[in-house]
């Protein structure tokens, strides 16, 4: 350089063939329980969906360009 996969919460990831309130687990904060801690239970905060442009009534999802990560290949 070529080809392929991927980038969504602090971390690991889901999100079907575009339909509009963006989710789970862990973690974090608060509460409950306990003599206390852990575990379990309840509640909550936390997201420019890598960046930009385009298509569309509507984009995490489709198209294009760019950035980054991984793999294969030369």
């Nucleotide at each position: 350089g070529g080809c392929g996969a991927g980038g969504u919460a602090g971390c690991u990831c889901a999100g079907g063939u575009g339909g509009u309130u963006a989710g789970a687990g862990c973690g974090c904060a608060g509460g409950a329980u306990u003599c206390a801690u852990a575990a379990c239970c309840c509640u909550g905060a936390g997201g420019u969906c890598g960046g930009g442009a385009g298509u569309u009534c509507a984009a995490c999802u489709c198209u294009c360009c760019c950035c980054c990560u991984c793999g294969c290949u030369a």
Molecule: transfer RNA
Organism: Bacteroidota bacterium